The part of an RNA shown here (small-subunit ribosomal RNA, 3' major domain) has 476 nucleotides and comes from an oil field metagenome.
Context: one part of a larger RNA
Order: sequence, then structure tokens, then C1' cells
RNA sequence: UGACGGGGGCCCGCACAAGCGGAGGAGCAUGUGGUUUAAUUCGAUGAUACGCGAGGAACCUUACCUGGGCUUAAAUGUAGUGUGCAUGAGAGAGAAAUCUUUCUUACCUUCGGGACUCACUACAAGGUGCUGCAUGGUUGUCGUCAGCUCGUGCCGUGAGGUGUCGGGUUAAGUCCCAUAACGAGCGCAACCCCUAUUUUUAGUUGCUAACAGGUUAAGCUGAGGACUCUAAAGAAACUGCCCGCGCAAGCGGAGAGGAAGGUGGGGAUGACGUCAAAUCAGCACGGCCCUUAUGUCCAGGGCUACACACGUGCUACAAUGGCAGGCACAAUGGGCAGCGAAGAUGCGAGUCGGAGCUAAUCUUAAAAGUCUGUCUCAGUCCGGAUUGGAGUCUGAAACCCGACUCCAUGAAGCUGGAUUCGCUAGUAAUCGCACAUCAGCCAUGGUGCGGUGAAUACGUUCCCGGGCCUUGUACA
Repeated sequence: UGACGGGGGCCCGCACAAGCGGAGGAGCAUGUGGUUUAAUUCGAUGAUACGCGAGGAACCUUACCUGGGCUUAAAUGUAGUGUGCAUGAGAGAGAAAUCUUUCUUACCUUCGGGACUCACUACAAGGUGCUGCAUGGUUGUCGUCAGCUCGUGCCGUGAGGUGUCGGGUUAAGUCCCAUAACGAGCGCAACCCCUAUUUUUAGUUGCUAACAGGUUAAGCUGAGGACUCUAAAGAAACUGCCCGCGCAAGCGGAGAGGAAGGUGGGGAUGACGUCAAAUCAGCACGGCCCUUAUGUCCAGGGCUACACACGUGCUACAAUGGCAGGCACAAUGGGCAGCGAAGAUGCGAGUCGGAGCUAAUCUUAAAAGUCUGUCUCAGUCCGGAUUGGAGUCUGAAACCCGACUCCAUGAAGCUGGAUUCGCUAGUAAUCGCACAUCAGCCAUGGUGCGGUGAAUACGUUCCCGGGCCUUGUACA
């Protein structure tokens, strides 16, 4: 000087407390461990692995296994040799890769050849093989915590200290006062984006108040820019004003005005560093290793196994509910090998159909809700696993191993031990919708969007994590 302490002081955080809803019990989905296997490819392992890499494992992917092939599958170039085509179509063998074979088609030319293609040879390649403890780059975490440092000066023999401490204050090393320190840098804050109010400008594909036309209905039409909205430029919030306290910084106000009040709400933004943290399987790269194989092509299988254990979720156990019928209201997005309307058809998944739309124009589109009826507390008209049958769609192909529909079947489950998780407001809870990936989909996952919309916080004694000062030390 740090680190540590079941030392002390001060302070903060959904850390506790106060509440609301979950997990842990059930079934299923998914990931992991284990076991099994020819293979169940590899990585990630307290917090910081486990719906993670994977934002799509039937083939492909695919790295694994079994079997069958090749010695260059692919890229690029040089040199050499040979061929005349390349390409397209067909036949045979084979599970395919591959092998054999038939037909067709050709550029320039000074006729020497050249260009180009294919085959071969040599060099060159190739490796998801090892090392993340050789590395770059990127990332997690402490932590959006308020810290981490430097120049000069001063103090100390020196390591170092001071500044950065003290008194206040703040979300903040934020600011003020004091001060052997005076300044500065990286962080904080602000500048950026979205959102809440409003003005101006602009009205199409958006809107419809007034006027007119019109319909079963409808901004449907003329028309209009008022309103909503769209999207560009502004305005607005700064403790600016008032009161109280205070030297100041600032704090309090159940103050004014205001759409918004003290960082308005959310996002992006992550200091010096820590964990030899993660990644050689995104990529790059040093070294080592393989080179008729650890490379490469193909078929089939596996990654989907299943006594079990754990994590994360979904659906429930019902009446604040289930079922049936009627009625109503979004936002973000996507769309041409696409979205697909109207209409027809099927109990349904769907099929036929094809208008319109390269989109504020067309299309894809809500559920909870509300009204009426029924069920009347039951393992039920709860719950939907599992299984049988029949189908639809995608795709060469759904056996291993897809999703969905219909009929039948109707399991466990009556609120879950110890323990444990999330959340402070448009939040939790609850309800649906869209998108990426994608032929299809094992999506209950992820990322967004809107609808409905709470309870509670006395407080900081305690648990956990962190910051500052101080103290002790058999630690470095």
C1' cells in the first nucleotide's frame, strides 16, 4: 500500500421488511447430468453453465457411427503431357457416390497454331484434429457500482502519501465550504433515439366536422384541412418563480403555473481493472499433429435412446370458472418461388378459386371483455396426458423422427415439505397479436407489440451484495 475480520462509524440496492404472483408436488415441453449405445458429435459447469452456442437436427445441416468409394471434392495459379469439345438427352450396373456406354451440338486462324474445356502428372492444397494456460478479435461478470488515475508542487531515507481527506449535499469523486495543494484525464451528468404536450408547414394511399349526392351497409363519391394521423422544423422544464431552512451547495412544501417538476418515463451508452472467466467449432492466427487419411464423396443410422436426478418453462387442479350463441375494441410487424380477398365446398385441418397488392392503397389479423343461456361443487360439462382409428398439409421422402384436424379414449392432478424466485406503476398479474430462423416443424423458446390493470413500502435491527472513512493483523 492492499486484502481480510462472526472490528467500528456513515450510506445505498426488490437486500431485508410490507405486499402480489410464482417455483419446489402432477402431466407434458425443453436443456443438462447420469446411464445406455456402433454412434448417442462438440462446447458451456457457483453467482457469471443447464428453452445456453442452436434466430428451426426427417435427408441436407452434421462435425458422430456403420458400410461402400476416391486420392484430390472445392478455390487458385504455374509448368508439362494428351484430347476435342463444353453442354444437353437417353440406356445398363449399383443403395447412392460412382462406373460403362449411345446420340446431338463447336470459336478465331496467316492452317503453323491460339483461346477454351476435359483428363492426367508435379508443386500447391485440405483438417469442426490439439493447445482459449501461446494469441487477436468478441463476450460474460463485479456494475451503470462511483470509482480509477496523471502532471507539477509539497511531505517522507524509502516503499509511498497528499490531491481523492474533513464538514455538508447528491442518483453520482454531483456540487459547495474548508484545505499544501493547484490543475487535468478516463468514468458520472449532458449532447443521441423513442415517448408524454403544443405550434408551424405539408394533405396522399391517411382523416371526415360542415355542404351535396348515394347505399342493405360503408369516406362510397364530389368536396374539405377543421379533427385523428403521418413526418420535418420549432416551442416547452431550468429548482426558472413563491414560502420556509441554510454561509453556500442544496433540502422541504399535502405551493403556484403547467401536458409534464425536480434525472418526467424508457433505451442506447459499461471507467482503470478482476475471474490465466468463455470462445482455436463464427472468423483470424503462432506452435504441434494427420497426408491412399484425423482429408474428401455417398447411402443408411445417430444427435429424438431412458431405471433415474436437476434447471427453465407450458397446461392445470376449476364457479373471479367450463361450455354454447350474439356483440365490441388494438399496436408492432410481414408479404412476389409471396400475402392471398370475395365466392364455392368440407364437421374440420383444408381444397377449388383467383380480385387486389412490390403496399398509410391490397392482404395477413385479436383474445381477455360484454350480454344471454346452461352446468351447481362432483375427479365433474374441471383437467387434458396417453392410446386406437380415419384424414389434411409441407416435402424426392414423415418407419426410426414433422405439425395440424376429426371421432373415440379419457391418466396424474382437489393449490404442492424443507426451501426458493420475480416485481415499486402503466410495473406485477393477466389476455392475445406479430416477427426472425423457416419447404414444413417438434416454438410452451427468443425478440417485439398492444388490451385489461392492482397491492404494498412502518422502516434499516437482521440476511445478501456494494461504496467511503477508520481500526486490528501469525496474510501478500